[in-house]
RNA sequence: UGACCAUCACGAGCGGUUCAGGGAUCUGGCCCGACGACACCGCCGCAACCGGGACGACCGUCCGUCAGGUGCGAACUCCAGCCGCGAGCCGGCCGUCCCGGGCGGUGAGCGGGAAGAUGGAAG
Numbered sequence: 001u002g003a004c005c006a007u008c009a010c011g012a013g014c015g016g017u018u019c020a021g022g023g024a025u026c027u028g029g030c031c032c033g034a035c036g037a038c039a040c041c042g043c044c045g046c047a048a049c050c051g052g053g054a055c056g057a058c059c060g061u062c063c064g065u066c067a068g069g070u071g072c073g074a075a076c077u078c079c080a081g082c083c084g085c086g087a088g089c090c091g092g093c094c095g096u097c098c099c100g101g102g103c104g105g106u107g108a109g110c111g112g113g114a115a116g117a118u119g120g121a122a123g
Stems, first nucleotide, its partner, number of pairs: 001123001004120005013043005021032003026081004044073003049069002051066001052063004077115001082112004088106004093101003
């Protein structure tokens, strides 16, 4: 560097340094930010991917935070965009006593995809 695999639910903040933007990217929205965001450093913590232990081994399950390696600590991966389903609402049309049918638009919500992030990793 990396085909590929798993997860993207939950959870967990204080201090210091620095200074103007930041929330990956494009567009739109929304939000954070001179009451100092973002970033970096320290400490604290969360979690349990790898490692560790048990079940004989693979697989899988469980324990568990323990030598160790990562990760993470605003908002669902902040939300949407592409595809499918689709409550409700709106407007015509048809038939009609009530009511019903079908078409178009919009569209909460749900599922998937794409992209991305993190870990593992053949080569």
Predicted 3D model of a 123-nucleotide RNA (SAM riboswitch aptamer (S box leader)) from Gaiella occulta.
Of the family's consensus pairs, 90% are formed in the model.